[in-house]
RNA sequence: GGGCGAUUAGCUCAGUUGGUUAGAGCGCAACAUUGACGUUGUUGAGGUCAGUGGUUCGACUCCACUAUCGCCCACCA
Numbered sequence: 001g002g003g004c005g006a007u008u009a010g011c012u013c014a015g016u017u018g019g020u021u022a023g024a025g026c027g028c029a030a031c032a033u034u035g036a037c038g039u040u041g042u043u044g045a046g047g048u049c050a051g052u053g054g055u056u057c058g059a060c061u062c063c064a065c066u067a068u069c070g071c072c073c074a075c076c077a
Base pairs, nucleotide, nucleotide: 001073002072003071004070005069006068007067010026011025012024013023019057028044029043030042031041032040050066051065052064053063054062
């Protein structure tokens, strides 16, 4: 330098060929339970879907560029 993949909640990840409210598990908080902790149950908080722009009536989803990470190839030594 070229190609491919990934980026969604604090962490690990879903998201069914663009369409009505963006989800799960773990974690966190409150409450119940306990002498207390833990377990269990209920409820809740937490996301500008990596960033910018574009296409579209409508974008997590399509396109371009940028950033970070990973893999492969090439080049130099």